[in-house]
RNA sequence: GCUAGCGUAGCUCAGCGGUAGAGCACUCGUUUCAUAAGCGAGACGUCACAGGUUCGAAUCCUGUCGCUAGCA
Numbered sequence: 001g002c003u004a005g006c007g008u009a010g011c012u013c014a015g016c017g018g019u020a021g022a023g024c025a026c027u028c029g030u031u032u033c034a035u036a037a038g039c040g041a042g043a044c045g046u047c048a049c050a051g052g053u054u055c056g057a058a059u060c061c062u063g064u065c066g067c068u069a070g071c072a
Base pairs, nucleotide, nucleotide: 001071002070003069004068005067006066007065010024011023012022013021018055026042027041028040029039030038048064049063050062051061052060
């Protein structure tokens, strides 16, 4: 340099154009002599960035950036 894949919560990842979710972690409560585990509740997201298509975009299209892999 070329090609492909990936980018969503603190972490690991779901999410076939119609209100953004799960597990773990975190906070509070409950339980215990205490801790852990269990149970209940809560908080946490400009869906990498910009533009386009659409009544409507995390999702489709284009570009940019970053990471990974392959080729040279």